Description: A computed fold for a 73-nucleotide RNA from a Bacteroidaceae bacterium, annotated as transfer RNA. It matches the Rfam family "tRNA". The source organism's lineage runs through Bacteria, Pseudomonadati, Bacteroidota, Bacteroidia and Bacteroidaceae.
[in-house]
RNA sequence: UGGCAUGUAGUUCAGUUGGUAGAACGGGCGACUGUUAAUCGCCAAGUCACUGGUUCGAGUCCAGUCUUGCCAG
Repeated sequence: UGGCAUGUAGUUCAGUUGGUAGAACGGGCGACUGUUAAUCGCCAAGUCACUGGUUCGAGUCCAGUCUUGCCAG
């Protein structure tokens, strides 16, 4: 430098032809228990890497930029 892939909650990841963003773990509160642990319930946490475009509507499609990884030179 070129090609391919990747980026979504604190972490690991879903998100099925574009239709109002979720799970598990972790965190907080509560129930249970003589206490802890375990278990159960509730809650919080996201400008979906950034900018622009298409569309009535974008995490999803298009363009550019950037992060990380792989391959080639």